[in-house]
Context: one part of a larger RNA
């Protein structure tokens, strides 16, 4: 230095912004820094190679070459990479538009549970697989009327829609990101990728202050059962919910990093624009998306223009099973713990 690899067999980093870097779009000029040729001159001997000679062979010694893949000068090439002026076909800006559960913040609305107060009425009422624990004559439990708090948004709803992921769902207002079309004008490679780095990250859990109807880890009680530290049941507390710091992990999955090019096809629903038609709807032309499938690919299952197909660019990962995502140490955290990550045994 270099190999095959990474949907399931190890193995895609949760996600995204971007340093350093690695890689970069078209035509034409210069020039000769990389690059390439030729030449010279060094490139100590010994080794090492080849081909030969000497001790009985050999190891060993010896003689020729060849090598020293370098380094300096020097003559040339001039596709590429560099260098400087350009271009618009990449990238992005301006306009007008359109969908949307994209995000922070404030309001509000209705049904339902749960309580509470009251009227109304009387023996159950709940719960099971069947029970019993609970709750009820101090009046439950049903029904009506007012009141009080939480917390989640029924139907619409949809392999619908939007976000980078993680995730997001009653209404309405303020704030605000992003995406996608149509046409033009404008900038003129300004771009990909992305070690470190930073910034967001489901649940759960920790700090602080609030909140506390439902649900409910823990706990208690009934039950089941041989036992029942479970399931099934009457309870219940953290917690779940808000404000504001941490943690930074998940089957964080599409188990598939991220960008770009190419590459027969149907079927479908969401959004655009143009265009025909009275109109249902039809056509052409984007975006994003779901199922099926040619070619090819794949150990096989399946993938299949949203590849796992065909090819480049840059990162990340893997190297037999256990030991072990573990021990040490080192960072980080309030702790929990994370992160980084071994041997030694043993199959």
């Nucleotide at each position: 230095c270099u190999g095959g690899g990474c949907g399931u067999a190890a193995a895609g980093g949760g996600c995204g912004c971007g340093u350093a870097g690695g890689c970069g779009g078209u035509g034409a000029a210069a020039c000769a820094a990389g690059u390439c040729a030729g030449a010279u001159g060094u490139g100590a001997a010994a080794u090492c190679u080849u081909c030969g000679g000497g001790c009985u062979u050999a190891a060993c010694c010896u003689g020729a070459a060849a090598a020293c893949u370098g380094c300096a000068u020097u003559u040339g090439a001039a596709a590429c990479u560099g260098u400087a002026a350009g271009c618009u076909a990449g990238a992005g800006u301006u306009u007008u538009g359109u969908a949307g559960a994209g995000a922070g913040g404030g309001g509000u609305a209705g049904a339902a549970u749960u309580c509470c107060a009251g009227g109304u009425g009387u023996a159950g009422c709940g719960g099971u697989g069947a029970a019993a624990u609970g709750c009820g004559u101090a009046g439950a439990g049903c029904u009506c009327u007012g009141g009080a708090g939480g917390a989640a948004u029924a139907c619409c709803g949809g392999u619908g829609g939007c976000g980078a992921a993680g995730g997001c769902g009653g209404c309405c207002c303020c704030u605000u990101g992003g995406a996608c079309a149509a046409a033009a004008a404008c900038u003129g490679a300004c771009g990909c990728u992305g070690a470190g780095g930073c910034g967001c990250g489901a649940a759960a859990g920790c700090g602080u202050g609030g909140g506390g109807a439902g649900c409910a880890a823990a706990c208690a009680g009934g039950a089941u059962u041989a036992g029942a530290u479970a399931c099934c049941c009457u309870g219940g507390u953290a917690g779940u919910c808000c404000a504001u710091g941490c943690u930074g992990u998940a089957a964080a999955c599409g188990a598939u990093g991220u960008c770009a090019a190419c590459u027969u096809g149907g079927a479908g629903g969401u959004u655009g624009u143009g265009g025909u038609g009275u109109a249902a709807a039809c056509u052409a032309u984007g975006a994003a998306u779901u199922c099926c499938g040619a070619a090819g690919c794949u150990a096989a299952c399946g993938c299949g223009a949203u590849a796992a197909g065909u090819u480049g660019a840059c990162c990340g990962c893997c190297u037999g099973g256990g030991g072990a995502g573990u021990a040490c140490g080192g960072u980080c955290g309030c702790a929990a713990g994370a992160u980084u990550a071994a041997a030694a045994c043993u199959c």
Source information:
A computed fold for a 347-nucleotide part of an RNA from an uncultured bacterium, annotated as small-subunit ribosomal RNA, central domain. The RNAcentral record of the full RNA draws on ENA and SILVA. Model confidence (mean pLDDT): 89 of 100.